[in-house]
Transfer RNA from Smittium mucronatum, 72 nucleotides, folded computationally. The coordinates come from a structure-prediction model, not an experiment, and the mean pLDDT is 80. Its Rfam family is "tRNA". The family's RNA type in Rfam is transfer RNA.
RNA sequence: GCCAGUAUAGGUUAAAUGGUAAACCGUCCCUCUUCCAAAGGGAAGUAAUGUGUUCAAAUCACAUUAUUGGCA
Numbered sequence: 001g002c003c004a005g006u007a008u009a010g011g012u013u014a015a016a017u018g019g020u021a022a023a024c025c026g027u028c029c030c031u032c033u034u035c036c037a038a039a040g041g042g043a044a045g046u047a048a049u050g051u052g053u054u055c056a057a058a059u060c061a062c063a064u065u066a067u068u069g070g071c072a
Stems, first nucleotide, its partner, number of pairs: 001071007010025004019055001027043005048064005
C1' cells in the first nucleotide's frame, strides 16, 4: 500500500426478511435483617463518527476513526 472481518449499557453478549433495542453480571433505591451477606421488588444506563436511501435504519449504501487478520 491492497483486501477482508469487527465496533450495541460500566463488562460479556443477543435481536431471520428494515418496523419504537433486550438478557446476564455490575451500579443505585426499597423490603427483609441487630448489622452484613443472601433473597425479593424497582430504577437508571446503550447503536464508533458523519452523510445518504427510506414513511421508518443496530440492520442498506458511501466516507472516516479504532481494532483484528491476510497479501505484497